[in-house]
Context: one part of a larger RNA
């Protein structure tokens, strides 16, 4: 000087910030990932209203809710630091060894098919759920034609070049596609023809591809903590090497066959410790500590192991499998996974509320409305920490009373401090006013440019108008009132600022180090003085 701090005494308000460092221990309950009806297919029910003696059935509710095939997103966003000493990190490179959905950009989108879930009727089980059988649609699946790109292989040319090979073009042959789509609008073509559509048009969406952004994957140099009481050591897929497999992709990454190599006092191998990093603190630096918030990168999700779809995962809130806990059971079988928010129990010296809101921002779906969003805006607790503010100010000496001390002198000291007397009004307390953070998405108008056959529609600019605030009636401003509601710990031998009386009698106790205390203790304990810091102040414990 500084802490994610605990602890004792004390405590007024505001603003920002921080807040399981221990048991990566075990969780009750709620919520934390959906979305899309403009991809499809079905498809209610209360209620209401009518008709009927009733049973019932029409209508509405409603093509809603629902669930249910598709698509996309779940790989982000949030947690936590167990493990890792190098498969990580961090610089600064290589990738001629390599992949990237979703966005921008060229081309293309022609004729067919077959099924399945929901549903419907059964049937097994406590139950989670499994099952038979029959009916259906897609932008789900699956052949066929085509092929400007694109792979492969053959043959040629040019550039380059790390000499291996890459690029880039010419010819030829193989190989490989898609949604008759969705929604809007129109009648110029085309087809029936009062309009309509499988015609046009927009936009969105499919498919090949080339480049572009982004994002990742693999490699190389170098730097990274202790231990040698851990060294003639370590090592058999171990080192290389050929032919094969595999990968988006180089390689023993895997596999046979060969060789017998690799690595090491520049510390291998082993053992302990640790998530690095920008930073943070300390310091005059050089250095040392450290890695809590924020950011960045890695790793992990009861515990171990496997892949599955997927542009991405070997996937926290997805499958499988085996442990282990725990629950539920009709005992036969099953169900879970907070190191998301909150919140319990447990351990500890310790560390919060089962709050509000999607009103911004920023994130998935969606044309959009919009819906989801414990991300994140916000309030709640906690002097944990920084910053700032007040507990009044000026005047005022019968130097009151009263404690203390005393040379016993109504002397001194607490002390201008108190009464008084004059002003002031912060914060708190009431009363009234009251924002900022909101721009826009999108919708009406309207004005230009562009698809177009087009005065429709639609995409982009431009103007005008509409609408939205959780915090929050908060921030802030104004009023009333009246000095009232608001100070304390710690220290007083020396280091080290600050001194007397009284008790005590090496006792009682202090104490960071010197030491103190045995009858005149400024060093124990009390009191009155005093010093220091002040909503805090001391102690402990760590770092420099």
């Nucleotide at each position: 000087a500084g802490u994610g701090a605990a602890c004792g005494c004390u405590g007024g308000c505001g603003g920002c910030g921080u807040g399981c460092u221990u048991a990566a221990c075990a969780c009750a309950u709620g919520c934390a990932a959906g979305u899309c009806g403009a991809a499809c297919g079905c498809g209610a029910a209360a209620g209401u209203g009518g008709a009927g003696c009733a049973a019932u059935c029409c209508a509405u509710g409603a093509g809603u809710a629902g669930a249910g095939u598709g698509g996309c997103g779940a790989a982000c966003g949030g947690g936590u630091g167990a493990g890792u000493a190098a498969a990580a990190u961090g610089u600064g490179g290589g990738u001629a060894a390599u992949c990237u959905a979703g966005c921008u950009u060229c081309a293309g989108a022609g004729g067919g098919g077959g099924a399945u879930a929901a549903c419907c009727c059964g049937g097994g089980g406590a139950a989670a759920c499994c099952u038979g059988g029959g009916c259906u649609a897609a932008a789900a699946c699956c052949g066929c034609g085509u092929a400007c790109g694109a792979u492969u292989g053959a043959u040629g040319g040019a550039u380059u070049u790390g000499c291996g090979g890459a690029u880039c073009u010419a010819u030829c042959a193989a190989u490989g596609a898609a949604a008759a789509c969705a929604u809007g609008g129109c009648c110029u073509c085309u087809a029936u023809u009062u309009a309509u559509a499988a015609g046009c048009u927009a936009u969105g969406g499919c498919u090949g591809g080339g480049a572009g952004a982004u994002g990742a994957g693999c490699c190389c140099a170098c730097a990274u903590c202790c231990u040698a009481u851990c060294a003639c050591g370590c090592u058999u897929g171990u080192u290389g090497g050929u032919g094969g497999g595999g990968u988006a992709a180089a390689g023993g990454c895997c596999u046979a066959c060969c060789a017998a190599g690799g690595c090491g006092a520049c510390g291998a191998c082993g053992g302990g410790u640790a998530g690095c990093c920008g930073g943070c603190c300390u310091g005059a630096g050089a250095g040392g500590g450290u890695g809590u918030c924020c950011g960045g990168c890695c790793a992990c999700a009861c515990u171990g192991g496997a892949a599955c779809u997927g542009a991405g995962a070997c996937a926290c809130g997805g499958u499988c499998c085996a442990g282990a806990c725990u629950c539920c059971u009709a005992c036969g079988g099953g169900a879970g996974g907070c190191a998301g928010c909150a919140g319990u129990g447990g351990g500890g010296a310790a560390u919060u509320u089962u709050u509000c809101g999607c009103a911004a921002u920023g994130g998935g779906c969606g044309c959009a409305a919009g819906c989801c969003u414990g991300a994140c805006g916000a309030a709640g607790c906690a002097a944990c920490g920084c910053c700032g503010c007040g507990u009044a100010g000026a005047g005022g000496a019968u130097g009151a009373a009263g404690g203390c001390c005393c040379u016993c002198g109504c002397g001194g000291u607490c002390g201008u401090a108190a009464a008084c007397u004059c002003u002031u009004g912060u914060c708190u307390a009431g009363c009234g006013g009251g924002a900022c953070g909101a721009a826009a998405c999108u919708c009406c108008u309207u004005c230009g440019c562009g698809g177009a056959a087009a005065u429709a529609c639609u995409g982009c600019g431009g103007a005008g108008g509409a609408u939205u605030g959780a915090c929050u009636g908060u921030a802030c401003c104004g009023c009333u009132g009246g000095a009232g509601g608001a100070a304390g710990c710690u220290c007083c031998g020396g280091c080290c600022a600050a001194c007397u009386c009284c008790g005590u009698g090496c006792c009682a106790g202090c104490a960071g180090c010197c030491g103190c205390g045995g009858u005149a203790a400024u060093a124990c304990g009390g009191a009155g003085g005093g010093a220091g810091c002040a909503a805090g102040c001391g102690u402990u414990a760590c770092u420099c």
Predicted 3D model of a 544-nucleotide part of an RNA (small-subunit ribosomal RNA, 5' domain) from an uncultured Acidobacteriota bacterium. The RNAcentral record of the full RNA draws on ENA, Greengenes and SILVA. Its mean pLDDT, the model's own confidence on a scale to 100, is 84.